A computed fold for a 104-nucleotide RNA from a soil metagenome, annotated as SAM riboswitch aptamer (S box leader).
Its mean pLDDT, the model's own confidence on a scale to 100, is 75.
The model forms 97% of the base pairs in the Rfam consensus.
The RNAcentral record of the sequence draws on MGnify.
Rfam family: SAM riboswitch aptamer (S box leader). Its family is annotated with regulation of gene expression in the Gene Ontology.
RNA sequence: UCUUAUCGAGAGUGGGUGAGGGACGGGCCCGAUGACCCCCGGCAGCCUGCAGAACGCCUAACGGCAAGGUGCUAAAUCCCGCGGACCAAUUCCGAGAGAUAAGA
Numbered sequence: 001u002c003u004u005a006u007c008g009a010g011a012g013u014g015g016g017u018g019a020g021g022g023a024c025g026g027g028c029c030c031g032a033u034g035a036c037c038c039c040c041g042g043c044a045g046c047c048u049g050c051a052g053a054a055c056g057c058c059u060a061a062c063g064g065c066a067a068g069g070u071g072c073u074a075a076a077u078c079c080c081g082c083g084g085a086c087c088a089a090u091u092c093c094g095a096g097a098g099a100u101a102a103g104a
Base pairs, nucleotide, nucleotide: 001104002103003102004101005100006099007098012040014039015038016037020030021029022028024081025080026079027078041073042072043071045070046069047068048066049065050064077097082094083093084092085091
């Protein structure tokens, strides 16, 4: 970089540091009552591992457990951004962008 899948679930009254942070633009928020980030703890979507019922058999589709590889741990991906439905508002649908995983 490309392909596929998912993105309204879940997760802290801990320690450190000390100023911006929420991808980008607009909004709206979080933040010295300490955000972001790091450590610890936690969560369980993807990969992985384990096992179960039903069934004639197969089968991990469905549901469960673990937490090894990742990831995540304010707000729907925080909302909108482009197009369409609707007179319009609102709302809905799709796309795009982004994030994550697996594969190439």